Predicted 3D model of a 1494-nucleotide RNA (small-subunit ribosomal RNA) from an uncultured bacterium. The prediction has a mean pLDDT of 83. It matches the Rfam family "Bacterial small subunit ribosomal RNA".
RNA sequence: GAGUUUGAUCAUGGCUCAGGACGAACGCUGGCGGCGUGCCUAACACAUGCAAGUCGAGCGAUGACCUUAGGAUCUAAUCUUCGGAGAAGAGAAUAAGUGAUUAGCGGCGAACGGGUGAGUAACGCGUGAGAAACCUGCCUUCCACAAAGGAAUAGCCUCGGGAAACUGGGAUUAAUACCUUAUGACACUAGAUAUCCGCAUGGGUAAUUAGUUAAAGAUUUUAUCGGUGGAAGAUGGUCUCGCGUCCCAUUAGCUAGUUGGUGAAGUAAAAGCUCACCAAGGCGACGAUGGGUAGCCGGCCUGAGAGGGUGAACGGCCACACUGGAACUGAGACACGGUCCAGACUCCUACGGGAGGCAGCAGUGGGGAAUAUUGCACAAUGGACGAAAGUCUGAUGCAGCGACGCCGCGCGAACGAUGAAGGCUUUCGAGUCGUAAAGUUCUGUCCUUAGGGAAGAUAAUGACGGUACCUAAGGAGGAAGCCCCGGCUAACUACGUGCCAGCAGCCGCGGUAAUACGUAGGGGGCGAGCGUUGUCCGGAAUUAUUGGGCGUAAAGGGUGCGUAGGCGGCCAGAUAAGUCAGAUGUGAAAGCCCAGGGCUUAACCCUGGUAAGCAUUUGAAACUGUGUGGCUUGAGUUAAGGGGAGGGAAAGUGGGAAUUUCCUAGUGUAGCGGUGAAAAUGUGUAGAUAUUUGGAAGGAAUACCAGUGGUGAAGGCGACUUUCGGGACUUAAACUGACGGUGAGGCACGAAAGCGUGGGUAGCGAACAGGAUUAGAUACCUGGGUAGUCCACGCCGUAAACGAUGAGUGCUAGGUGUCGGGUGUCAAAGCUCGGUGCCGGAGCAAACGCAUUAAGCACUCCGCCUGGGGAGUACGUGCGCAAGCAUGAAACUCAAAGGAAUUGACGGGGACCCGCACAAGCAGCGGAGCAUGUGGUUUAAUUCGAAGCAACGCGAAGAACCUUACCAGGGCUUGACAUGCCCCUGCCCGGUGUAGAGAUACACCUUUAUCUUCGGAUACAGGGGACACAGGUGGUGCAUGGUUGUCGUCAGCUCGUGUCGUGAGAUGUUGGGUUAAGUCCCGCAACGAGCGCAACCCUUGCCUUUAGUUGCCAGCAAGUAAAGUUGGGCACUCUAGAGGGACUGCCGAUGACAAAUCGGAGGAAGGUGGGGAUGACGUCAAAUCAUCAUGCCCUUUAUGUCCUGGGCUACACACGUGCUACAAUGGUCGGUACAGCGAGCAGCCACUCAGCGAUGAGGAGCGAAUCUCACAAAGCCGAUCCCAGUUCGGAUUGCAGGCUGCAACUCGCCUGCAUGAAGUCGGAGUUGCUAGUAAUCGUGAAUCAGAAUGUCACGGUGAAUGCGUUCCCGGGUCUUGUACACACCGCCCGUCACACCAUGGGAGUUGGAAAUGCCCGAAGCCAGUGAGCUAACCUUUUGGAGGCAGCUGUCGAAGGUAGGGUCAAUGACUAGGGUGAAGUCGUAACAAGGUAGC
Repeated sequence: GAGUUUGAUCAUGGCUCAGGACGAACGCUGGCGGCGUGCCUAACACAUGCAAGUCGAGCGAUGACCUUAGGAUCUAAUCUUCGGAGAAGAGAAUAAGUGAUUAGCGGCGAACGGGUGAGUAACGCGUGAGAAACCUGCCUUCCACAAAGGAAUAGCCUCGGGAAACUGGGAUUAAUACCUUAUGACACUAGAUAUCCGCAUGGGUAAUUAGUUAAAGAUUUUAUCGGUGGAAGAUGGUCUCGCGUCCCAUUAGCUAGUUGGUGAAGUAAAAGCUCACCAAGGCGACGAUGGGUAGCCGGCCUGAGAGGGUGAACGGCCACACUGGAACUGAGACACGGUCCAGACUCCUACGGGAGGCAGCAGUGGGGAAUAUUGCACAAUGGACGAAAGUCUGAUGCAGCGACGCCGCGCGAACGAUGAAGGCUUUCGAGUCGUAAAGUUCUGUCCUUAGGGAAGAUAAUGACGGUACCUAAGGAGGAAGCCCCGGCUAACUACGUGCCAGCAGCCGCGGUAAUACGUAGGGGGCGAGCGUUGUCCGGAAUUAUUGGGCGUAAAGGGUGCGUAGGCGGCCAGAUAAGUCAGAUGUGAAAGCCCAGGGCUUAACCCUGGUAAGCAUUUGAAACUGUGUGGCUUGAGUUAAGGGGAGGGAAAGUGGGAAUUUCCUAGUGUAGCGGUGAAAAUGUGUAGAUAUUUGGAAGGAAUACCAGUGGUGAAGGCGACUUUCGGGACUUAAACUGACGGUGAGGCACGAAAGCGUGGGUAGCGAACAGGAUUAGAUACCUGGGUAGUCCACGCCGUAAACGAUGAGUGCUAGGUGUCGGGUGUCAAAGCUCGGUGCCGGAGCAAACGCAUUAAGCACUCCGCCUGGGGAGUACGUGCGCAAGCAUGAAACUCAAAGGAAUUGACGGGGACCCGCACAAGCAGCGGAGCAUGUGGUUUAAUUCGAAGCAACGCGAAGAACCUUACCAGGGCUUGACAUGCCCCUGCCCGGUGUAGAGAUACACCUUUAUCUUCGGAUACAGGGGACACAGGUGGUGCAUGGUUGUCGUCAGCUCGUGUCGUGAGAUGUUGGGUUAAGUCCCGCAACGAGCGCAACCCUUGCCUUUAGUUGCCAGCAAGUAAAGUUGGGCACUCUAGAGGGACUGCCGAUGACAAAUCGGAGGAAGGUGGGGAUGACGUCAAAUCAUCAUGCCCUUUAUGUCCUGGGCUACACACGUGCUACAAUGGUCGGUACAGCGAGCAGCCACUCAGCGAUGAGGAGCGAAUCUCACAAAGCCGAUCCCAGUUCGGAUUGCAGGCUGCAACUCGCCUGCAUGAAGUCGGAGUUGCUAGUAAUCGUGAAUCAGAAUGUCACGGUGAAUGCGUUCCCGGGUCUUGUACACACCGCCCGUCACACCAUGGGAGUUGGAAAUGCCCGAAGCCAGUGAGCUAACCUUUUGGAGGCAGCUGUCGAAGGUAGGGUCAAUGACUAGGGUGAAGUCGUAACAAGGUAGC
């Protein structure tokens, strides 16, 4: 910096991401080189090899090889007596010399180097000091010295023991081994003296007396190496101190050698280090003690820094070496590759006894996510020994393995369009991979081969290594992957999948069109790596010193008093602790940073420079501190005065028309009481309630006064009187002289409820049991009623103890009330001090708001907060009689929880307004029969859709076939229909026959056009064929277009600019009026505009005008039985064109001088005249894929298509909409009057005839202002019926007919005759309608062959009521509340049931670590003893001195035992908690949430 709480906003707040790092691990992949680095786990166990030896110039011994002497012996040649002789040859013993080797004695080293981090919270480490309290082998310098003797012992030899390890006796021997003596001081010890110095003890120097103590020799032999004592240095070590160094207070008290002293012991050395005695101290909230964790540091990582984390590699220190203990040797150890003891483990054994210690280098097993070779060399650097050569060195130098990390290089370069092939996508045009490839021309880093070949090495010596590097040649040949592509975050399409499989760091994707899963193409990032996981820092100002907060988000302690602590007024002078400045020391090296340099570069390496801190020292003196001296303004005291007061405690007292109960007497009668508009329990005829007179009892609370008035620290305090003591305020002086403010712990007070003891009890009243309400009602309501409420004493110690605001001080505009004072005045106004309210400015604040009573500006001190839940819970502790209070976690879980404000929506919130919304009326529905639609059921099928209003006489303006989508059966498969290709034919149409239910099949008759080169071609049509395809009323209305319904013909919905607000947003559009209306007027930080309203349109009502046929007929004429029938006319009616008319225009009243309203005049019509068309932004994922169109999916001898028959017409039932009725305002019969809209040629049909009739047979007119449908009916006149299941009603059924139609069986309509059902006005409930309306009467039309009680339209007759807006429903505006925003059909709580998870309790059980008491007591040091043993010295030769073994004692590890505490694991059962798409019961909360909530 970003994402994430919301519809949106701001702020709070957590979670998450982008960065860097790593001794890493895992997944996929992997070319080269350089430099680094590599058991983080089991301080688990270890086979094997190596890691510390060296010196023969310390010593004895050994005596290889060689040399010399020697010559036994052998023998070639040769000689020979053949026996033998025999040397120049070989050569044994022996002697001398040289001297390899080295077990032992001796010296030095082994205490270094190397490893590990278990322990350790410590002077362990870091830093800075100190040692006048110390040691220091080897090394350096200086001084001095080395004399005389002696006794042993290993080895070797011998005799033994033992399996071995090892070991005993005897004899003999050397030394630089050991011992004695001498000498000896500038050494040491003791004593005393002088002088100088120091921070105390004390130290140095000089002279002096007494005492003590040394030595080793070697050799290649004259120079070296050694030896002894001393003084210095250097190096290394030891001890002490200041400061710093993790978490827990749910660890608060710890400590007997403990703290100190004296004297001893002891040490290299100070010291309770140890001991005896004495004293009683020492440590601790500035965190002792205890518990947990941990090696510390230079550094490393991160960060702007301050910090935070870390302590691998490299370097310093410490600790450890199987576990525990101990000492010895030594300059140095309490000793990694030494010793002793104990323990565990492993191994050997002849069972008697022994051996061992990889946390050295390799390596093995094991553990683990995980970490390498049983390599080469001492060439270099360094170390040990040695005079040296040299030996040893798993230190070290190198190599090997691992992409574990960092750094560098490469995997090729240029040209190359037909934009190849192929892949993917596609709107089918193309786009993209893509100059990418191929191809052409080049280059040679790495690579391969060959040749040369280092530095590292001052003379020699090179493990690395024939390595680095150089040269030549070769050939693009051998060398690219990983992650990601919804947002954060760079990068998108297709297919598959279908809340599945899966993804996911957070938000979140996936339920059939997924840029989020999987795959592919394409793209992005990094690149020999890339991702993931883990950890740390960062971002996180999210622990805030730098740098946060606390009214409402988490957070002010309930209030005061006060201890420690931190903080503190004015002036002067002093000091110099803090502070500031300089210098010096230190701050190891490496590292970081800066500047140079070396490897081809870089990583890496080399050289130089730089710092905080600490210490010492020199200065400065403003501020803080500390002394000193003053001051008065902070604070306090006194006095006086005045005033006010529900402040507290105790004692006492009172009244009333208060309440309740009771008594007495009277009146009086059936109720009272209670509630919701009810009711019951209760009470009352034994006389209540009510009312009147008189009286009694008792308790509690104190009307009016009374007031955002008073008072107190808060809780709180309300009748009156008295007493006691507390506090504040005001005024004017005097005094003290900073005495102050805050306040961890501590102490005190502290509403209500509750507890204990004892009283009291009128009213009220938890619990309780009654009555109601209710689905239930453990509630709300009601009649009772115990504790309690009251008093005394004692506990408790909490509250939304709130101003949700800690205390104190100072400063910072005002206005207006009020309480108590002062001043002022005749009285006031005013001024002033202290309280208490409201409004408001700057400022602050997320906003709301606060605002001299701050939430402003500053300072001081205290308390508290750090996401939500778990939880104020558990455990522990303290307090309490108990209830409980205080303190106060974790596991686990979520990505939010919460604040303020905004816009909506909603409210059983408010205000205003409207509507046939209610009310007032009229007529209905709901009951009957029938019609029709729907549900349900049934069925082979009863096709599908529509579903509250806004589905249900709806799609359907009309299902016998068709329609038709459904079912059964029979057929077809390029198809019933479209386009394209090929072949054949000449059709098509019409007719006939046969089979069949038909589709269909077969046969027959009839049967083209144009052009022509006469071969044929073309067009059209039919048949056949193969393939593209056709087809689908199959799915998805939640993929869509279009159309429609609804809120609603409701008055609303928005925009631009401006202004206000951090912002969402607001303003405008709100307000005052008015309207049918956001209609208009006025006002206003708004000014304008748009879509809606209105008007414009159609129709109807009046008039004028124009035009008169098919219309009309006043006048004129003709004419009839009658008739605009005819001439004629166009005046009238009418028709249909054009105009006029109505605008609150006029008058009056009201109103604001407005808009407008009311009334009136005129007028056919009056305030939008009536009706219609017209439907804003939007809402309902509303309806429709079956009107149509359409994406995707499905189907293709079937979900397509043709045909026959059936079904959509079924029927225990339920609902909706209608028709007809139930009758007399009526039925029936007869007579008679008056419409309008419409329709008509496959039609309407006059008229005539036949029939009772439906209708039939003829037949004129009319494509219609001409003809026809067509008689309108109710009405009126008259007759009859007489209240009944009827002369009402017509269902149902029978018979006989008619019509349409291929066809009326399922299943049409009509007529006649006969039949004559239910029904006597309809429960709860519910619908329509405000005037030419309801109601009632008939007429027409669309659809249609036929088939309306439906639908649409038309006229005739023609009402009633409207007080009004309380209520029901719907809507609009403003306002209010909200935990709702999918918006109340919302949200949401708790129990129960189920699953899982972690936790608490739990009879107990098991284990660990630490401590305590007691027992035992190894090794060992020390002490004592030492009758046994005893070389050096002394000796009178007998002993002695000294020593040793042995024994005893203190201490003492492991072990045993005892009782506790503590930590952990586990435990039947149990408790609450958390989580979990659709479980149960209710409805607690959010609106007045339906009883306000807490």